[in-house]
RNA sequence: AGUUGAUAAAGGCAAACUAUCUGAAAGGAUAGGACGCAAAGUCAUGGGUCUAAAGUGCUUCUGUGCCAAGACCGCCAGACUACCGGC
Numbered sequence: 001a002g003u004u005g006a007u008a009a010a011g012g013c014a015a016a017c018u019a020u021c022u023g024a025a026a027g028g029a030u031a032g033g034a035c036g037c038a039a040a041g042u043c044a045u046g047g048g049u050c051u052a053a054a055g056u057g058c059u060u061c062u063g064u065g066c067c068a069a070g071a072c073c074g075c076c077a078g079a080c081u082a083c084c085g086g087c
Stems, first nucleotide, its partner, number of pairs: 002087004012037002017032006035074001041080003045077003048072003055066004
């Protein structure tokens, strides 16, 4: 430096749920809490998924369809960075 994650060591992150705040919602933040994770670190670049405020069509007239520029990196891939051990 590359590759890999069997046994470790030092650690790290934190699902669901609860409380508060925020958002139209999806969701996000903080605190508690641990399902799990060898990148469950970062990035919305490609795909996928979620929501639909605004917009737009219809309408039995206040509902309904479509739609991302919103969201998810703990959905997959990609890019960047990284502890320790093995080779």
Model confidence (mean pLDDT): 86 of 100. Predicted 3D model of an 87-nucleotide RNA (c-di-GMP-I riboswitch aptamer) from an Atribacterota bacterium. The model forms 95% of the base pairs in the Rfam consensus. Rfam family: c-di-GMP-I riboswitch aptamer. Rfam describes the family as follows. GEMM was predicted in a large-scale screen for bacterial structured RNA regulatory elements.